RNA sequence: AUCUCCCGCGCGGGAGAGAGCGGCUCCGCGAGGGCCGCCGCCGAAGGCGCAACCGCCCCGGAAACGCUCAGGCAAAAGGACCGCGCGAGAAAA
Numbered sequence: 001a002u003c004u005c006c007c008g009c010g011c012g013g014g015a016g017a018g019a020g021c022g023g024c025u026c027c028g029c030g031a032g033g034g035c036c037g038c039c040g041c042c043g044a045a046g047g048c049g050c051a052a053c054c055g056c057c058c059c060g061g062a063a064a065c066g067c068u069c070a071g072g073c074a075a076a077a078g079g080a081c082c083g084c085g086c087g088a089g090a091a092a093a
Base pairs, nucleotide, nucleotide: 004090005089007087008086009085010084011083012082013081018039020038021037022036023035024034026033027032040073041072042071046069047067048066049065053061054060055059
């Protein structure tokens, strides 16, 4: 140098589920939004749990599985994960 891994940033793709009902002295010309309450759902931010699996196997790391605390259920935003680019670091040779 190359390859691999971790982290961060940018771009592109990115699912699921009620545009639910009611109330309010809130915002707004209106549409609509916001807040609160009530049920119904989703599972791919996060979190937690089991443990498949993995490792340097004493012990550690741990899921797309499960739970729904948080989050979400028109659009927007967010979004695990995937691809590309950049930056910094780690290991090995």